[in-house]
Background:
Predicted 3D model of a 350-nucleotide part of an RNA (small-subunit ribosomal RNA, central domain) from a Dehalococcoidia bacterium. Lineage of the source: Bacteria > Bacillati > Chloroflexota > Dehalococcoidia. Its Rfam family is "Bacterial small subunit ribosomal RNA".
Context: one part of a larger RNA
RNA sequence: CUGGGCGUAAAGGGCGUGUAGGCGGCCUUUCAAGUCUUUGGUGAAAUCUCCCGACUUAAUCGGGAGGGUGCCAUAGAAACUGGAGGGCUUGAGGACAGCAGAGGGGGGUGGAAUUCCCGGUGUAGUGGUGAUAUGCGUAGAUAUCGGGAGGAACACCAGUGGCGAAGGCGGCCCCCUGGGCUGUUCCUGACGCUGAGGCGCGAAAGCGUGGGGAGCAAACAGGAUUAGAUACCCUGGUAGUCCACGCCGCAAACGAUGGACACUAGGUAUGGGGGGUAUCGACCCCCUCCGUGCCGUAGCUAACGCCUUAAGUGUCCCGCCUGGGGAUUACGGCCGCAAGGCUAAAACUC
Repeated sequence: CUGGGCGUAAAGGGCGUGUAGGCGGCCUUUCAAGUCUUUGGUGAAAUCUCCCGACUUAAUCGGGAGGGUGCCAUAGAAACUGGAGGGCUUGAGGACAGCAGAGGGGGGUGGAAUUCCCGGUGUAGUGGUGAUAUGCGUAGAUAUCGGGAGGAACACCAGUGGCGAAGGCGGCCCCCUGGGCUGUUCCUGACGCUGAGGCGCGAAAGCGUGGGGAGCAAACAGGAUUAGAUACCCUGGUAGUCCACGCCGCAAACGAUGGACACUAGGUAUGGGGGGUAUCGACCCCCUCCGUGCCGUAGCUAACGCCUUAAGUGUCCCGCCUGGGGAUUACGGCCGCAAGGCUAAAACUC
């Protein structure tokens, strides 16, 4: 000496499920593979270390002794790892009783608003902007009242709130369905953790076929602005946005923070349970479990900051980084209808 790292410097896989593999709770018996010890063999020469010698020294050379990772055999040890047997309940799962929720899928339904159509009233403007203009309007607009059509989204409640693995999820009702939390400690008895590949899910945009189309609105057209204005502003407006089915598989898919378990001061707020105390009852108050925030000690950090929801202290498993550019690239392979995605260099250059 036997790497160091990944919130912001390069670096956590978008998320889950799970195969192989890696790792794995408490007690006990046994085996002796790993492990440790004894003894023997082997470990060629050269090389290495020490001593002596030869060339005047050194390099070099000669002699002697030592050392030598490891391997094989032998006899033993049994704490730890491992194999086999037995047992346990705290990890994990189940049962029972409750609870909250925009969790998912399907069907139905409601009101407000925009637009359009029909009818009434009514007359010259309206709309829009920094100011204009394009546009709309005497073929009667805007405004206002009544009726109708259709699509999309659900004001208030609404919260630093809730649910979900992530993407994400919000009117109301019904049906189907996943997960979570609390209490009892009744059952199983380590059944666990992680997870290369694989498989599934995966916002928006985009693609295919068919539908739908109110509002909004890439592209596009016109009006302004300007030196110009392929923009920002205005008037229009098509894909698209919506639905069904099938693809795509990318993102600042972010907490820029992988998952699991254990441990390590507190304070405060809030969501969901349980218990106690008090009370006529409820609130208040105290304890406890799960979640979501803020502040903060020790500790950590380059600093910023993090701080029981860790970026602290440890263990296990996976992914990833290794100067900038070239390069979210080329070539090849795999996937895709395409757009493109995944994997992934080098020359050269600083």